[in-house]
This is a predicted structure of a 477-nucleotide part of an RNA (small-subunit ribosomal RNA, 3' major domain) from an uncultured bacterium.
RNAcentral holds the full RNA, with entries from Greengenes.
The prediction has a mean pLDDT of 83.
Its Rfam family is "Bacterial small subunit ribosomal RNA".
Context: one part of a larger RNA
RNA sequence: UGACGGGGGCCCGCACAAGCGGUGGAGCAUGUGGUUUAAUUCGAAGCAACGCGAAGAACCUUACCAGGUCUUGACAUCCCUUUGACCGGUCUCUAACAGGACCUUUCCUUCGGGACAAAGGUGACAGGUGGUGCAUGGUUGUCGUCAGCUCGUGUCGUGAGAUGUUGGGUUAAGUCCCGCAACGAGCGCAACCCUUACUUUUAGUAGCCAGCGAGUAAUGUCGGGGACUCUAGAGGGACUGCCGGGGAUAACUCGGAGGAAGGUGGGGAUGACGUCAAAUCAUCAUGCCCCUUAUGAUCUGGGCUACACACGUGCUACAAUGGUAGCUACAAAGGGAAGCUAAGCCGUGAGGUGGAGCAAACCCCAAAAAGGCUAUCCCGGUUCGGAUUGUAGUCUGCAACUCGACUACAUGAAGUUGGAAUCGCUAGUAAUCGCGAAUCAGAAUGUCGCGGUGAAUACGUUCCCGGGCCUUGUACA
Numbered sequence: 001u002g003a004c005g006g007g008g009g010c011c012c013g014c015a016c017a018a019g020c021g022g023u024g025g026a027g028c029a030u031g032u033g034g035u036u037u038a039a040u041u042c043g044a045a046g047c048a049a050c051g052c053g054a055a056g057a058a059c060c061u062u063a064c065c066a067g068g069u070c071u072u073g074a075c076a077u078c079c080c081u082u083u084g085a086c087c088g089g090u091c092u093c094u095a096a097c098a099g100g101a102c103c104u105u106u107c108c109u110u111c112g113g114g115a116c117a118a119a120g121g122u123g124a125c126a127g128g129u130g131g132u133g134c135a136u137g138g139u140u141g142u143c144g145u146c147a148g149c150u151c152g153u154g155u156c157g158u159g160a161g162a163u164g165u166u167g168g169g170u171u172a173a174g175u176c177c178c179g180c181a182a183c184g185a186g187c188g189c190a191a192c193c194c195u196u197a198c199u200u201u202u203a204g205u206a207g208c209c210a211g212c213g214a215g216u217a218a219u220g221u222c223g224g225g226g227a228c229u230c231u232a233g234a235g236g237g238a239c240u241g242c243c244g245g246g247g248a249u250a251a252c253u254c255g256g257a258g259g260a261a262g263g264u265g266g267g268g269a270u271g272a273c274g275u276c277a278a279a280u281c282a283u284c285a286u287g288c289c290c291c292u293u294a295u296g297a298u299c300u301g302g303g304c305u306a307c308a309c310a311c312g313u314g315c316u317a318c319a320a321u322g323g324u325a326g327c328u329a330c331a332a333a334g335g336g337a338a339g340c341u342a343a344g345c346c347g348u349g350a351g352g353u354g355g356a357g358c359a360a361a362c363c364c365c366a367a368a369a370a371g372g373c374u375a376u377c378c379c380g381g382u383u384c385g386g387a388u389u390g391u392a393g394u395c396u397g398c399a400a401c402u403c404g405a406c407u408a409c410a411u412g413a414a415g416u417u418g419g420a421a422u423c424g425c426u427a428g429u430a431a432u433c434g435c436g437a438a439u440c441a442g443a444a445u446g447u448c449g450c451g452g453u454g455a456a457u458a459c460g461u462u463c464c465c466g467g468g469c470c471u472u473g474u475a476c477a
Stems, first nucleotide, its partner, number of pairs: 001477002003474003007471007015461002019425005026316008034307002042053002064302007073125001077124002079121006088103005106115003127291002130289003136285002138280003141276001143274001148187006154163003167178003193268004198236007208225002212223003239262001242256005318418001322377007334365003339358002344353003384415001389410007431453007
C1' cells in the first nucleotide's frame, strides 16, 4: 500500500421489512445429472452451467455408431499427358453412393496453337468439429451503470509511498459547494443519440371526413376538403427558470404556482482501471503437438428422442372473481412473391377447392382475447381438470416405423392450493389477457417484441445478502 475481521462509524440497493403473485406437491413440456447403449456427438458447472451454444436433430443438419466404398482425395493452387467437352436425358446395376451402356454436345485461330472444361498421372500438397481457452487473437459473462480508476508538475518521506482523491455539507453520481500543500488534467458520472408523453408549423396519398354536393341495400363509395385523427420532416417546450421556508449570503433541500410534463419526466443504447489462468481452439482466426489408404472424404440405416431415478426452468390445472353455449365490442406492433392468400363452394373439423387483390398506410395474414349481454351448471373429483390410450383422418415433405404437427369421435389418470425451503416485482410496474416475428418444407408451453385490463404495499434500516467511503487490528501478500 492492499486484502481480510462473527472491529467501529456513515451511506446505498426489491437487500430486509410491508405487500401481491409464484416455485417446492400433480400431469405434461424442456434442459441437465446419472444410468443404459453399437452410439446415446461435443461444449457450458455456485451466484455468472442446467427452455444455455441450438433463431427450431424424421433424411440433411451431424460432429456420434454399424455397415458399404474412395485415396492428390468432397474443396484450392501448380506441373505433365490425353480428349473435346461439361451439363442434361434414357436404360441397367446397387440398400445407397459409386459403377456401366446409349443419345445429345464448345469458342477463338495467323492452323503452330490458345481459352475453357473433363479424364488420367506424378508429387508438392489438400483435409481434420483431432489435442491444448493453462501458448494466443477476437468475442463474451461477472462484480456493476457500482462510482470509482489514474496521471503531470509541485510538496512531504532514507524508502516502499503519501498528498491531490482526505475533511464540513450535498448529490443518483469523485455531482456540486466550502475548506485545505497542493495546482491542474485524463478515463469513467452527467450531457450530446434513439424512443415515449404536450404543442406549433410544413406536407396531404395509399391515411382522414367536420362542413357542401352526388350516390348506394350498405360502406369515404364518388366529387371535393386539410378542419380533425394519423403519417413524417423541421421547430418549440423543463432550465430548480419563478415564489416562499431551511441552509453558511454556498452547493443543495422542502413546499407551492404555472404547466402536457418538475427537479435525471418514463424507457433504451452507452459498461472506466481492473477481478475471476472465468467462458469459447466446435463461429472465426491462430502457435505448437498429433492423424495422412485415415483422426480425411462419401453413402445407407441407426443414434443425438433411450429411462429405475435426482435437480433446474416452464406450461396446464386443482375451479363459481369459475366452466359451457349463443350474441356483441375495442388494439398495437409486425410479416408477405418459390410469398400472404380474400369472397364463394365442399367438409363436424384439421383442411380441400377456388382464384380476386397485393412487392402492400392500398390487398392478405386477421378472429384480437380477457370484456359486455343472455342462458345454463349448484360445490360433486363435478358440465372442474385434461394426461393417457383406441379408432378414423388432414397437412408438410423422396420419406412421418424408430421420431412431426394438427383434427374428429371415444377414453377421462393425477390433481381439492402444495413440508422444510426458496424466487420475482415499487406503477402503467406486479398480476392477468390475447396478438406478432425470427428460425423454418413441416415441427414452441421456448426466445424476442406488441398492445388490452390493471392492483397492493414501503413504518423503517435492528437483522440477512451484496456494494461504496472513512477509520481501527492483523502472525496474510